[in-house]
RNA sequence: ACCCGUGGCGGCGGGUAUAAAUAGCCAGUUAAGCCGCCAGCGCUCCCAGGGUGUAAAGCCCUGGGAAGUCUGG
Numbered sequence: 001a002c003c004c005g006u007g008g009c010g011g012c013g014g015g016u017a018u019a020a021a022u023a024g025c026c027a028g029u030u031a032a033g034c035c036g037c038c039a040g041c042g043c044u045c046c047c048a049g050g051g052u053g054u055a056a057a058g059c060c061c062u063g064g065g066a067a068g069u070c071u072g073g
Stems, first nucleotide, its partner, number of pairs: 001016005006039006025073004033041001043068001044066009
């Protein structure tokens, strides 16, 4: 200097041609991601339809809705 940890800005951290992760202060807690704001995705719960099933349950797929982490140093 550039690239990476979903996008933008900032932080934190990693890498050197690659796009990953054991990193992202420590401890605890949570299903809930490295952190803040906005957005997205995922995760949790509820509803509807479909599949499997004799049926119920369970599981899988699709759509809709709701809430969302925290605490201490």